[in-house]
RNA sequence: CCGCACUAGAUGGGGAGCUAGCGGUGCCCUAUACCCGCAAUCCGCUAUAGCGGGGUUGAAUUCCUCCCCCCGGCUUGCCCAAGGGGCCAAUAUUUCGAGUUAGUGGUAUUGAAGGCCGGGUCCCACGCGACGUAGACUUGUGAACCCCGCCAGGUCCGGAAGGAAGCAACGGUAAGCAGGGCACUGCGGGCGCCGGGGGAGUGCCUGACCCGAGCCGCUGCCCGUGAUACGCUCAGUGGUUACGUCAAAGGGAGGUGGGCGG
Repeated sequence: CCGCACUAGAUGGGGAGCUAGCGGUGCCCUAUACCCGCAAUCCGCUAUAGCGGGGUUGAAUUCCUCCCCCCGGCUUGCCCAAGGGGCCAAUAUUUCGAGUUAGUGGUAUUGAAGGCCGGGUCCCACGCGACGUAGACUUGUGAACCCCGCCAGGUCCGGAAGGAAGCAACGGUAAGCAGGGCACUGCGGGCGCCGGGGGAGUGCCUGACCCGAGCCGCUGCCCGUGAUACGCUCAGUGGUUACGUCAAAGGGAGGUGGGCGG
C1' cells in the first nucleotide's frame, strides 16, 4: 500500500413541560429518519444517565470534537390591538334633591304663595239604569192512531122505528218549532259624565272665606346623592420588535480500534 472479515459506534434531531437530575411515552418544530415489549394518578436509569430482545450498517461523504450559518422554540422588556375582572379619589358625561341669584320666559291687586273648610278624583256595599242571557206573555205553526169536539162514507144491533161504536175531513189544543215593538220577572259582571250612604286621603283638580305680593319653568353657579366610561387599576390573550438563551438540517477543520493474509 492492497485484500478479507470483525469490534467500538451508528441506525434521526431539537424545544417547552415533568424531574434532584438524565432520557423515554405524550404535546410542539423540523428536510420522513429499522422492528417488538414497558410507560403520565407514569416507565427506566445515575453525570458512563432509558431498560430488555432482535435486524441492518460499520474505521470513514456515514462515528467523535470544535467553529460558521440558521428553520424553529422559550424567558424578559417596550409598543400596538380587541376583550375580561374590580373601582369612582382625580378627569369626563349624567340622574335626583336642596340653595342662590347672573340671565331668560310665563303668570299675578280681574288677587300670587299661604292658612282653613268643602267637593271631585280613589275604595266598599246598596239602589237605579244600560247591556247580555233565560223565563213569562203574545202571534203563527204544530197529533193518520195510543188528545178533545163534531163526525160524511162505511161497519155493528134491531122485523121496523130508531140506536151504538167510530176512521178520514174540519175545528181546537199539548209537547215541540219559529217570530216578537213597548212593558214584566230572575241571573250575570273588567258596564255607568247616575243616586244617596260608609270609608280613605301622600298626590292632582276645583269652590267659598281670611290674608295681601309674589309664584312657577329653563339655562348658569354651588352643595349633596346615585350611576357610567372616554377614566383609574389588575391579570391574561394575540401581534411587531430588541437583548438573551436552546437549537435541527447544512458548510468547514481536525481526530479515531485491533486481527488475518499478500
This is a predicted structure of a 262-nucleotide RNA (Bacterial large signal recognition particle RNA) from a Dehalococcoidia bacterium. Its Rfam family is "Bacterial large signal recognition particle RNA". Gene Ontology terms of the family: SRP-dependent cotranslational protein targeting to membrane, signal sequence recognition and signal recognition particle, plasma membrane targeting. Of the family's consensus pairs, 95% are formed in the model. The sequence is in RNAcentral, with records from ENA. The organism belongs to Dehalococcoidia, within Bacteria. The gene name in the source record is ffs.